[in-house]
């Protein structure tokens, strides 16, 4: 250089056009004699940018960034 793959909370990780689950981790709060143990709650417009669509994580393009393959 060519081709092909992935990018969703601080970590890991579902979604496959109808307002983003879940675990631990973080923070309030509750409960308790103390707790790192139990309970409720809260925390991602989802790699930029822009098209498409009445709606986009999602489908298209162009970027950025990392893995693999060939050479």
């Nucleotide at each position: 250089u060519g081709g092909g793959g992935c990018g969703u909370c601080g970590a890991c990780a579902a979604g496959u056009g109808g307002u983003a689950a879940g675990u631990c981790a973080g923070c309030a709060g509750c409960c308790u004699u103390u707790g790192g143990a139990g309970c409720u709650g809260c925390c991602a417009u989802c790699c930029u940018u822009g098209g498409u669509u009445a709606g986009a994580a999602u489908c298209c393009a162009a970027g950025c960034g990392c893995c693999c393959c060939a050479a």
A computed fold for a 71-nucleotide RNA from Deltaproteobacteria bacterium RIFCSPLOWO2_12_FULL_44_12, annotated as transfer RNA. The coordinates come from a structure-prediction model, not an experiment, and the mean pLDDT is 80. Taxonomically the source falls in Deltaproteobacteria (Bacteria, delta/epsilon subdivisions). RNAcentral holds the sequence, with entries from ENA. Its Rfam family is "tRNA". Rfam's curators write: Transfer RNA (tRNA) molecules are approximately 80 nucleotides in length. The family's RNA type in Rfam is transfer RNA.